[in-house]
Context: one part of a larger RNA
RNA sequence: UGACGGGGGUCCGCACAAGCGGUGGAGCAUGUGGUUUAAUUCGAUGAUACGCGAGGAACCUUACCUAGGCUAGAAUGUGAAGGAAUGUAUUAGAAAUAGUACAGUCAGCAAUGACCUGAAACAAGGUGCUGCAUGGCUGUCGUCAGCUCGUGCCGUGAGGUGUUGGGUUAAGUCCCGCAACGAGCGCAACCCCUGUAUUUAGUUGCCAGCACGUCAUGGUGGGAACUCUAAAUAGACUGCCUACGCAAGUAGAGAGGAAGGAGGGGACGACGUCAAGUCAUCAUGGCCCUUACGCCUAGGGCUACACACGUGCUACAAUGGUUGGUACAGAGGGUCGCUACUUAGUAAUAAGAUGCCAAUCUCCAAAGCCAAUCACAGUUCGGAUUGGGGUCUGCAACUCGACCCUAUGAAGCUGGAAUCGCUAGUAAUCGCGUAUCAGCAAUGACGCGGUGAAUACGUUCCCGGACCUUGUACA
Numbered sequence: 001u002g003a004c005g006g007g008g009g010u011c012c013g014c015a016c017a018a019g020c021g022g023u024g025g026a027g028c029a030u031g032u033g034g035u036u037u038a039a040u041u042c043g044a045u046g047a048u049a050c051g052c053g054a055g056g057a058a059c060c061u062u063a064c065c066u067a068g069g070c071u072a073g074a075a076u077g078u079g080a081a082g083g084a085a086u087g088u089a090u091u092a093g094a095a096a097u098a099g100u101a102c103a104g105u106c107a108g109c110a111a112u113g114a115c116c117u118g119a120a121a122c123a124a125g126g127u128g129c130u131g132c133a134u135g136g137c138u139g140u141c142g143u144c145a146g147c148u149c150g151u152g153c154c155g156u157g158a159g160g161u162g163u164u165g166g167g168u169u170a171a172g173u174c175c176c177g178c179a180a181c182g183a184g185c186g187c188a189a190c191c192c193c194u195g196u197a198u199u200u201a202g203u204u205g206c207c208a209g210c211a212c213g214u215c216a217u218g219g220u221g222g223g224a225a226c227u228c229u230a231a232a233u234a235g236a237c238u239g240c241c242u243a244c245g246c247a248a249g250u251a252g253a254g255a256g257g258a259a260g261g262a263g264g265g266g267a268c269g270a271c272g273u274c275a276a277g278u279c280a281u282c283a284u285g286g287c288c289c290u291u292a293c294g295c296c297u298a299g300g301g302c303u304a305c306a307c308a309c310g311u312g313c314u315a316c317a318a319u320g321g322u323u324g325g326u327a328c329a330g331a332g333g334g335u336c337g338c339u340a341c342u343u344a345g346u347a348a349u350a351a352g353a354u355g356c357c358a359a360u361c362u363c364c365a366a367a368g369c370c371a372a373u374c375a376c377a378g379u380u381c382g383g384a385u386u387g388g389g390g391u392c393u394g395c396a397a398c399u400c401g402a403c404c405c406u407a408u409g410a411a412g413c414u415g416g417a418a419u420c421g422c423u424a425g426u427a428a429u430c431g432c433g434u435a436u437c438a439g440c441a442a443u444g445a446c447g448c449g450g451u452g453a454a455u456a457c458g459u460u461c462c463c464g465g466a467c468c469u470u471g472u473a474c475a
Stems, first nucleotide, its partner, number of pairs: 001475002003472003007469007015459002019422005026314008034305002042053002064300007076123003081117003086103007106113002125289002128287003134283002136278003139274001141272001146185006152161003165176003191266004196234007206223002210221003237260001240254001241252004303441001316415001320374007332363003337356002341352004381412001386407007428451007
């Protein structure tokens, strides 16, 4: 100087408390461990691994296993030599691959050119090892308020001072004081979204007033008010008032205001820590393989199953289930696509057909509301499991897809010890969309809106952190 203390002081955080809803019990989905296996590819492992890499494992992917093949090799360049390219049929084979037959006989006068095959040779290839050789990227402490430097001063020196102290703040934020005076990286602001108003603009969006028209609809003329769209500008600064205070600032159901003291949210992550993670995104040193640890192909596996754990979904019901009727979003996507509408089918879907490269057409809501019914039951709760029949995608749904119909109708009556999230348009609850994608194991991830709470006395305690101080046999 740090680190640590079941030392002290001050302060903060959904850290506790106050509340609401979960997990832990059940079934299923998914990841992991273990076991099994020819293989169940590899990585991630307290917090900071475990719906993680994977934003799509039937083939492919694929790295694993078995079997069959290749050896300058799957790709690209140079290239002797040969041939137009190419198409069709066919043999062996699981395919990769190896042949056979027929058709065809390019442009140019030529040199030659394009295309195909291609010996030798030079440059291959490796998801093999080392993340403890590395770059880059990332997690975490932590959006915590810290981490440093120049000059000066103090100290023999390590080092200190500044950065401590008194206040204040979300903040090393600001004020006052001070052997310090300044500065940098962080904080904040500048950026984006959202909340208010004005201006500009008015189509594909809008329709107040005026007409036309329809069973009905901004459908038509027209309008530029309103909504909205999308650009610019204004707006919030403790600016004003009162109280306290030297000041910074704090308090106020104060005024004005759409918004008030950081309005709400996002992006943004200092010096560093964990030899944290990643050589399998990529790049890369070293080491290793080179008729194989490289490459091609078929099939299998990554989906196994006495078991254990994590993360979720669905429930156990009446604030509910079922049936019928009826209303209202936002944000995204769409031409190998989204599909109105009609018809067929109980349905998944199919057949026809129309519009839209989309503020124009389309995908497109559910909780809610209005009725009826069920009457507390393992039930009209719950839907696992299994039988049968179908639909769709795709070369192909056996291992191993989703969906529909019918039958079946398991566990489960609110969950031990323990444990998690959340402070407001939040929790809870309801649906919708997107990426990936032929299809889909999505209950995941990332977004979007609808409905919409309770509670916070307080900081003694648990956990984590910041500053000052103290002790130390630790560095």